[in-house]
RNA sequence: UGAGUUGGCUAGGCGACCGCGUGGCUCGCAAGAGUCCCGAGGAACGUCCGGGCUCCACAGAGCAGGGUGAUGGUUAACGGCCAUCCGGGGUGACUCGCGGGAAAGUGCCACAGAAAGCAAACCGCCUCCGGCUUAGGCCGGCGGUAAGGGUGAAAGGGUGAGGUAAAAGCUCACCGCGUUCCUGGUGACAGGAGCGGCACGGUAAACCCCACCCGGAGCAAGGCCAGACAGGAUGCGCUUGAGGGCUGCUCGCUCGAGCAUCUGGGUAGGCUGCUGGAGCCCUGGAGCAAUUCAGGGCCUAGAUGGAUGGUCGCCCGGCGUAUUGCGGCAACGCGACACGCCCGACAAAACCCGGCGUAUCGGCCAACUCAUCCG
Numbered sequence: 001u002g003a004g005u006u007g008g009c010u011a012g013g014c015g016a017c018c019g020c021g022u023g024g025c026u027c028g029c030a031a032g033a034g035u036c037c038c039g040a041g042g043a044a045c046g047u048c049c050g051g052g053c054u055c056c057a058c059a060g061a062g063c064a065g066g067g068u069g070a071u072g073g074u075u076a077a078c079g080g081c082c083a084u085c086c087g088g089g090g091u092g093a094c095u096c097g098c099g100g101g102a103a104a105g106u107g108c109c110a111c112a113g114a115a116a117g118c119a120a121a122c123c124g125c126c127u128c129c130g131g132c133u134u135a136g137g138c139c140g141g142c143g144g145u146a147a148g149g150g151u152g153a154a155a156g157g158g159u160g161a162g163g164u165a166a167a168a169g170c171u172c173a174c175c176g177c178g179u180u181c182c183u184g185g186u187g188a189c190a191g192g193a194g195c196g197g198c199a200c201g202g203u204a205a206a207c208c209c210c211a212c213c214c215g216g217a218g219c220a221a222g223g224c225c226a227g228a229c230a231g232g233a234u235g236c237g238c239u240u241g242a243g244g245g246c247u248g249c250u251c252g253c254u255c256g257a258g259c260a261u262c263u264g265g266g267u268a269g270g271c272u273g274c275u276g277g278a279g280c281c282c283u284g285g286a287g288c289a290a291u292u293c294a295g296g297g298c299c300u301a302g303a304u305g306g307a308u309g310g311u312c313g314c315c316c317g318g319c320g321u322a323u324u325g326c327g328g329c330a331a332c333g334c335g336a337c338a339c340g341c342c343c344g345a346c347a348a349a350a351c352c353c354g355g356c357g358u359a360u361c362g363g364c365c366a367a368c369u370c371a372u373c374c375g
Base pairs, nucleotide, nucleotide: 001371002370003369004368005367006366007365008364009363010362012315013314014313015312016311017310018309020039021038023036024035025034026033027032041346045357046356048355049354050353051352052351053218054217055216056215060251061250062249063248065214066213067212068211069210070084071083072082073081074080085099086097087096088095089094100209101208105207106206107203108202109201122149123148124145125144126143128141129140130139131138132137157175158174159173160172161171162170176198177196178195179194180193181192182191183190184189222272223271224270225269231263232262233261234260235259236258243255244254245253246252279298280297281296282295283294284293285292286291316344317342318341319340320339321338323336324335325334326333327332
């Protein structure tokens, strides 16, 4: 200097004028007026997870159903986050993983190929027998073979040597696989030593098995006040239990004198829940880290047809055109100046919080990796 990897912050600023919302204070009988503080996000989006909170309701048990899946830690909890292990990718920083089980069972592996689960012989190689041929050789048959070739994602461990009629873990060495022990580690696992020639492919983000976890519904939850009310028909029942609740089912438990269905009439406004929190910021300690402990400080929207906007000026930002300086072979990068355009990406609270995913104009910072050059 160039190319990359990971993480963090920010998301237009300033001024003037007019305007909007909650709350406080002052004035006012009231309507209202004045003034002060505050007033959308990094994702508020998705509604994919987990909770707080509220109710069912304090009676559970089993089945069904759902979720997770290496180990350890962290958290209110999670499918999150951190660290570590194994495997894949990358020169590397780093990144990815639906990461338990195929010897419990079932299913699938198209096409090609001889053959894709209990094997198989298309081309080929070899012993023997027969026939033909001038020699070399060629054709056929019984048998042996899976080292060579072909097909394929994958062909029944791999490479090399020996051995064989030709071959094969047939034998040996190394690797792989299985297993025993030792060492290190909380652990997943890693390393080492020995034994065994070792038939047992792949696939579970296929069904399934195993281990662990899981009540349901949701702020339109729920609570309070106000307001209004008109019945009729049918069926079942009144402790010999109609109907209901505890999730979907079963058992069990429990409430219960009225209930279920159809039809018809009336009311539906206000308050609360609703923002002081698993809250935020600073400093210090512990920890590799996630996080946690201690001390100090702060209060930052609570609307309800639903507020935070409009205008002007300057600066910043984005896009385009032209000129110009520096670096560079160039592409291009950085900077200056003039003009024009844009008002400026993705977008917006509605009970709250912790995560994950997705969208996005730009700007800034830090650490690390690789290449080249100079000292």
Annotation:
Bacterial RNase P class A from Demequina sediminicola, 375 nucleotides, folded computationally. It matches the Rfam family "Bacterial RNase P class A". Its family is annotated with ribonuclease P activity, dimeric ribonuclease P complex and tRNA processing in the Gene Ontology. It is annotated as a ribozyme. Its mean pLDDT, the model's own confidence on a scale to 100, is 77.